[in-house]
c-di-AMP riboswitch aptamer (ydaO/yuaA leader) from a Streptosporangiales bacterium, 149 nucleotides, folded computationally. It matches the Rfam family "c-di-AMP riboswitch aptamer (ydaO/yuaA leader)". Rfam links the family to the GO terms regulation of gene expression and cyclic-di-AMP binding. A reference for the family is Barrick et al. (2004), "New RNA motifs suggest an expanded scope for riboswitches in bacterial genetic control", Proc Natl Acad Sci U S A.
RNA sequence: CGGGUGGACCCGCCGAGUUCCGGCCGCCGGUAGCGGCCGGGAGCCGGGGACCCAAGUCCCUCAGGGGUGAAUCCGCCGUGUGCGGCGGUAGGGCGGUCUCCUCGUCCGAACCCGUCAGCUAACCCGGUAGGCGGAACAGGAGAGGAGCG
Numbered sequence: 001c002g003g004g005u006g007g008a009c010c011c012g013c014c015g016a017g018u019u020c021c022g023g024c025c026g027c028c029g030g031u032a033g034c035g036g037c038c039g040g041g042a043g044c045c046g047g048g049g050a051c052c053c054a055a056g057u058c059c060c061u062c063a064g065g066g067g068u069g070a071a072u073c074c075g076c077c078g079u080g081u082g083c084g085g086c087g088g089u090a091g092g093g094c095g096g097u098c099u100c101c102u103c104g105u106c107c108g109a110a111c112c113c114g115u116c117a118g119c120u121a122a123c124c125c126g127g128u129a130g131g132c133g134g135a136a137c138a139g140g141a142g143a144g145g146a147g148c149g
Base pairs, nucleotide, nucleotide: 010134011133012132013131014130018042019041020040021039022038023037024036025035026034027033043128044127045126046125047124048123053118064116065113066112067111068110073088074087075086076085077084078083091107092106093105094104095103097143098142099141100140101139102138
């Protein structure tokens, strides 16, 4: 000097997953700060749940149905026919104020309920995780009007 790895603060991303109060614990002997757990509140999110509305019916074959989520569906190949792979796709995220357009780039999973649930006021129940990054050297139009002098 260069590269790699780990940690802390700060900033930021996906996501509902934030914030306040009280208690306990850890980093640390202590301040500041950060984190974890328990209880309560606010905010946000999800589910169940009337009238009305929707749905409803014959035969055969096959197949239960439903929820969270952007994560559905199609073709080809392989296969032990459980499933795996390649390509695409409904749909979704990002490019660091917001909206729209263009362009670029990435995702297009996973899990849960347990034979049961359409919508749904009152009412009832639950969640408030987890995983990442260090980009300002994307462009255009518009909106907005912070900070400093």